[in-house]
RNA sequence: AGAGUUUGAUCCUGGCUCAGAACGAACGCUGGCGGCGUGGAUAAGGCAUGCAAGUCGAACGCGAAAGCCACCUUCGGGUGGUUAUUAGAGUGGCAAACGGGUGAGUAACACGUGAGCAAUCUGCCCUUGGGUGGGGAAUAACUCCGGGAAACCGGAGCUAAUACCGCAUAACGUUGCGAGGUCCUAUGUCCUUGCAACCAAAGGGGGGGAUCUUCGGACCUCCCGCCUGGGGAUGAGCUCGCGCCCGAUUAGCUAGUUGGUGAGGUAACGGCUCACCAAGGCUGUGAUCGGUAGCCGGUCUGAGAGGAUGGCUGGCCACACUGGGAUUGAGAUACGCCCCAGACUCCUACGGGGGGCAGCAGUCUAGAAGCUUCCGCAAUGGGCGAAAGCCUGACGGAGCGACGCCGCGUGCAGGACGAAGGUUUUCGGAUUGUAAACUGCUUUCGACAGGGAAGAACGGCUCGAUGGCCAACACCCAUCGUGUUUGACGGUACCUGGAGAAGAAGCCCUGGCUAACUCCGUGCCAGCAGCCGCGGUAAUACGGAGAGGGCAAGCGUUGUUCGGAUUUAUUGGGCGUAAAGCGCGCGCAGGCGGCCAAGUAAGUCGGGUGUUAAAUACCUACCGCUCACCGGAGGGAAUGCGCCCGAUACUGCAUGGCUUGAGUACGAGAGAGGAAUCUGGAAUUCCGGGUGUAGUGGUGAAAUUCGUAGAUAUUGGGAGGAACAUCCGUGGCGAAGGCGACUCUCUGGACCAAUACUGACGCUGAGACGCGAAAGCGUGGGGAGCAAACAGGAUUAGAUACCCUGGUAGUCCACGCCGUAAACGAUGAGAACUAGGUGUAGCGGGUAUUGACCCCUGCUGUGCCGAAGUUAACGCAUUAAGUUCUCCGCCUGGGGAGUACGGCCGCAAGGCUAAAACUCAAAGGAAUUGACGGGGACCCGCACAAGCGGUGGAGCAUGUGGUUUAAUUCGACGCAACGCGAAGAACCUUACCUGGAUUUGACAUCCUCUGCUAACCCCGGAAACGGGGUCUUUCCGACUUGUCGGAACAGAGUGACAGGUGCUGCAUGGCUGUCGUCAGCUCGUGUCGUGAGAUGUUGGGUUAAGUCCCGCAACGAGCGCAACCCUUGUUUUUAGUUGCCAGUAUUAAGUUAGGCACUCUAAAGAUACUGCCUCGGUUAGCGGGGAGGAAGGUGGGGAUGACGUCAAGUCCUCAUGGCCUUUAUAUCCAGGGCUACACACGUGCUACAAUGGACUGUACAAAGGGUUGCAACACCGCGAGGUGAAGCUAAUCUCAAAAAGCAGUUCUCAGUUCGGAUUGAAGUCUGCAACUCGACUUCAUGAAGGUGGAAUCGCUAGUAAUCGUGGAUCAGCAUGCCACGGUGAAUACGUUCCCGGGUCUUGUACACACCGCCCGUCACACCACGAAAGUCGGCUGUACCAGAAGUUGCUGGGCUAACCCUUCGGGGAGGCAGGUACCUAAGGUACGGUCGGUAAUUGGGGUGAAGUCGUAACAAGGUA
Repeated sequence: AGAGUUUGAUCCUGGCUCAGAACGAACGCUGGCGGCGUGGAUAAGGCAUGCAAGUCGAACGCGAAAGCCACCUUCGGGUGGUUAUUAGAGUGGCAAACGGGUGAGUAACACGUGAGCAAUCUGCCCUUGGGUGGGGAAUAACUCCGGGAAACCGGAGCUAAUACCGCAUAACGUUGCGAGGUCCUAUGUCCUUGCAACCAAAGGGGGGGAUCUUCGGACCUCCCGCCUGGGGAUGAGCUCGCGCCCGAUUAGCUAGUUGGUGAGGUAACGGCUCACCAAGGCUGUGAUCGGUAGCCGGUCUGAGAGGAUGGCUGGCCACACUGGGAUUGAGAUACGCCCCAGACUCCUACGGGGGGCAGCAGUCUAGAAGCUUCCGCAAUGGGCGAAAGCCUGACGGAGCGACGCCGCGUGCAGGACGAAGGUUUUCGGAUUGUAAACUGCUUUCGACAGGGAAGAACGGCUCGAUGGCCAACACCCAUCGUGUUUGACGGUACCUGGAGAAGAAGCCCUGGCUAACUCCGUGCCAGCAGCCGCGGUAAUACGGAGAGGGCAAGCGUUGUUCGGAUUUAUUGGGCGUAAAGCGCGCGCAGGCGGCCAAGUAAGUCGGGUGUUAAAUACCUACCGCUCACCGGAGGGAAUGCGCCCGAUACUGCAUGGCUUGAGUACGAGAGAGGAAUCUGGAAUUCCGGGUGUAGUGGUGAAAUUCGUAGAUAUUGGGAGGAACAUCCGUGGCGAAGGCGACUCUCUGGACCAAUACUGACGCUGAGACGCGAAAGCGUGGGGAGCAAACAGGAUUAGAUACCCUGGUAGUCCACGCCGUAAACGAUGAGAACUAGGUGUAGCGGGUAUUGACCCCUGCUGUGCCGAAGUUAACGCAUUAAGUUCUCCGCCUGGGGAGUACGGCCGCAAGGCUAAAACUCAAAGGAAUUGACGGGGACCCGCACAAGCGGUGGAGCAUGUGGUUUAAUUCGACGCAACGCGAAGAACCUUACCUGGAUUUGACAUCCUCUGCUAACCCCGGAAACGGGGUCUUUCCGACUUGUCGGAACAGAGUGACAGGUGCUGCAUGGCUGUCGUCAGCUCGUGUCGUGAGAUGUUGGGUUAAGUCCCGCAACGAGCGCAACCCUUGUUUUUAGUUGCCAGUAUUAAGUUAGGCACUCUAAAGAUACUGCCUCGGUUAGCGGGGAGGAAGGUGGGGAUGACGUCAAGUCCUCAUGGCCUUUAUAUCCAGGGCUACACACGUGCUACAAUGGACUGUACAAAGGGUUGCAACACCGCGAGGUGAAGCUAAUCUCAAAAAGCAGUUCUCAGUUCGGAUUGAAGUCUGCAACUCGACUUCAUGAAGGUGGAAUCGCUAGUAAUCGUGGAUCAGCAUGCCACGGUGAAUACGUUCCCGGGUCUUGUACACACCGCCCGUCACACCACGAAAGUCGGCUGUACCAGAAGUUGCUGGGCUAACCCUUCGGGGAGGCAGGUACCUAAGGUACGGUCGGUAAUUGGGGUGAAGUCGUAACAAGGUA
């Protein structure tokens, strides 16, 4: 620091996702050790049990027991002492308001920060002054009696105090009235002072010389207390400035409310409370209301600014079962106090009582989830105490949990035969891998054994010294020293020893992002997945294995936060088309604001100072734990706030001035600017009259309509309404909407010119207010034309549309609503600056002119083109989308949705404001290349047209589909499957079916053994095959007869293997088809563009052609085109048999002699190149015409097929990966089938006849084949053919007759002398065999068919048409295929249309590319949401009822120790109980508000491989 994901590709916008860090975490797998931390986040849910706050006998009274000792004894026991300065409870003091827990409530002076109190209090503590006199009356405990289950309570009696109550004394205290000074903004503070009134106390302990004594003590002294002042410290209370979450779909709130006066109350100010008076107070700088939340130091993240967070730890606050209330006290409205109410729970004798873990442990519940009912007060701290000491779940420790961080270990070195095993393999190997084994070494940690800390300082006691106090050498206090005593952790840390590699590695990942790859299994299944996406038979993505990568006692997953995200943009974004400028104006608040001067110092800047607690964070060659985490020390910092001093450029404030911004006045012109009033002509329609007759009107074509009752047409007259042609112009005016005949009236604004005046008066503008097209609404008019709705006619599969005929609202006017538009320049307003060119409108200036033009120039408006710049690009460009400033509005992925709910507005329609759940990984902008278009331009092709002949109808042949079948083997399916693979299925072929057989196999290689070859014969059988017999020994080499070895062949056997026309052509090679013999397809370098890409290859011509020429930011090149090749057409040379024959001779005959001139054959050449002429054209290319020539503009034909497309065809030609099969899917055999037959289609043959059929005669080819063959010729047969047989391995012989043609005869328009199917009979040939199932012959039979509907095919010249011939395959079988020649046409105006193709251009929402994409209803399933009669609940408001405890006030007839008076009876003062008033919690009633749950039914929305109906949009999308 970035990456993935929208596209065929690109750039941009934009969302989603990932990599990082963190956590009080949880879950899965795994788990050796230690240290330091940390651990109920949910139910502020309920709690068993134990503990968590006591202490003081030096404040006070009472006061045991066991035990022991002594004495007495009636032996039962009793008494005394001791225990005992005891235990124990009680009175009293202090503490219990700290410490510990939790975060429910709280949006608040709660918290943070900084100030203030001149408006306050403060126990214990420190310091300082003064005092502590003298009396009194009670009461618990205790004893007795009583009640109660208990808790506990009542009565009587006794008693003490540092408990309680008077009195005295009293000020530097308090209060009141004065005086002076000081400080002050000040009501006043502080100090000094005068007068008056008022207020206090308690004792306890240690020691003691003199004096007194009732021997207790007084008294002296010390210590601790007590009372009253001053000061301090600490803590607390109150006030204020600033900071402090979300919602405006919460806009108004408030009656003690705001203020005053007086009173009460408080420690203290204050409506804190009350009475009266006034009517205020808060709020858009967000009151009130609702939601959420303890706040902070800090923590996490981040470069920072920020964002998120507030667990541990520290500060503050709040709370203690829920709500209310007080008492005590210095302090509480009190977690382990009290009272009341409520819920819950426990005990109960049913009368009544008890309780509060959000203290430490622990338990239950809920939950994904968080520990021991531990040890100790040794340390630190706290309470009490004079102290010893006691108490302390604070705390110190240990335990549990990988929850986190940090550290350590699980060994180190050598070791190649690169072992075995695993995995993989192209079978060679590779890899695991120096890894292991093995050898040597070490011993951390753990286990065992031994030793063994620091943390301990105080304090106490003992002894001693010094000092203080004192009358004192007692006592006491302080300091120092000696000795002694104290450890929960813990026999822990640490150290040492012996032993031995010994006890110690997992988790996740391996398609890209993202480091890491192979095999097997699976087969859109199972599954994975953070995003993109994997999986449908070769998955690096699923599962397993091997290997590899990462981290490591952990590793992954999930959740959450920040980051990346500049994706809320202060730093640091945008708004023409991607989301985004309000439709326009006016304008309050607000924000911003020209030039000069001096002033001030609020902002601003600088310096100083206080504070910013500690901890945390940062720094340190610092220190302590072996290191680190951790801890200690020091340092800086702490951006904030307060105070003081200074600076004055800028801003603010206040003052004075200026004229350039803005405005005013005078003058002139322009204009569809606005409102209202009149007037005008053209046209449509209607009315009535004339002329006139059969149609009119309308359309793609029609029809509805109108018209003989007289239309349309035409003519003149009238009525009425609406709109204003020409002028009219990217001309004008207006803020926008908008404004178009003329006249008059009223009126707004802008511009120009020249002066004068005012003196910043300005810009923008949240709300508010106004204007605002069309349509629509209300009331009343008006209504010619047009025209939603509606009706009819057409179109159509349908046509609720497009087209036509009608037609009502409406359109028009007046008044009033509505308030929206693609209200668009999709561009807010204002200001300044930044090259130009060229139009146009208004007004001016200059020059010039008699004048008008022309020309130059200024301002204002309105257009076009362009520089810089800018932009994602397109584009914008002085009228900015450039460079800046000010202000406003708006945006933050798509859908849901501009919707729901709520509110406001509206008569309604509806408008404004405006979400969420859910869902997707995109949606989108600009540009690029293609493809496509019922877009355009140009061009080509038997593409159409012009012609000729066919197919489609018939019969037959053949192929296919379908059907049938045991099987009818398989493949091919638009063109580009269908007389195709198949150049030939009776057996074979043959792959199919039935049946019979074989299993190392019919075929290949290797091994072992044997050595009967082969072949023939017999039997069984359908054959394969089985059984038997005959025959018997091949070739080569070595040597010694014979044996050995090798080869061939055969048999038997074993296993490796063979075999497969089994599957996959969507795993492949090769081959082929097709677009298409179409003219295209690309590359290098350069240039342009951010880029995809473009350029070149486009353009102007031309061509069959990207053929050539010219031009050009291109210059070249390659594959294609053309040419080179073959054939044919002309010719030359050479050659002359088997070919040929001009002349000579000869024959039946080129038969022979002869010849090679000709034909021909076959080899090499020549020829044609727009070369020549002419015209056109750009002096080009090229085209038109002509000459010559056998041939003329690629002469004809063939071969030759660019980059690519169709997952085109073929695994059944062949080859081949993978899969499957192996007594079968292999192999052999017989028979059957591929030949079936209601039917449908393709391709053909033969015909339908007279341009013909039949018969007779007769002429002329080319190219081929032939020894398993072609066969002359002769004979036989009507014939197919048969018999015999010459010749020929072929320019020699032969197939072989060419046919149409020509000449003649006949038939005469008919189902025929056409046509030949079908059938019968008899034959021939091939073949082992013609039944299923061959071809041919003869005789007989003689079907359909009379030229073929819609539709459709071929062909442009030696072509179509027509005629025959040959060949391949092949035993036989040809209407098919391939080839050959004979005869031999017609037509092409032309490119509008159909089809296909090429180039350029245009649009596009297509890119699987129009056989594309895509919309809506309906049907089905699921999901979330809205409405809804109601219903249930939470919170809350108002009014009222009722009112516990309690404070306060009043009362207090009952009761009453202290004080006062007293006649001693009592009375008074005061108090208590009780009563009562106000306030008031829970509770209740009524009426609301608000939020939520739920609901029959209902509404739309979203999502969902293959549902229905249509075709709306994207191309002119077929009606833009």